Overview: Predicted 3D model of a 73-nucleotide RNA (transfer RNA) from Candidatus Termititenax persephonae. Rfam family: tRNA. The family's RNA type in Rfam is transfer RNA. The organism belongs to Candidatus Termititenax, within Bacteria.
RNA sequence: GGGGAUGUAGCUCAGUUGGUAGAGCACUGCGUUCGCAAUGCAGGGGUCAGGGAUUCGAAUUCCCUCAUCUCCA
Numbered sequence: 001g002g003g004g005a006u007g008u009a010g011c012u013c014a015g016u017u018g019g020u021a022g023a024g025c026a027c028u029g030c031g032u033u034c035g036c037a038a039u040g041c042a043g044g045g046g047u048c049a050g051g052g053a054u055u056c057g058a059a060u061u062c063c064c065u066c067a068u069c070u071c072c073a
């Protein structure tokens, strides 16, 4: 220098043919307990790596950039 993959909540990851972004764990509150753990219920937390384009509408399609991994040289 060139090819490919990945980037979504604090962490690990889903997200179908473009139609209001989710799960588990973690965190906070409440109940249960003498208390802790465990467990039940409720809640908070997201510019979907960044920018631009297409579209009535983009995590999803297209272009550029960045980071990580990998292959070739």
Stems, first nucleotide, its partner, number of pairs: 001072007010025004019056001027043005049065005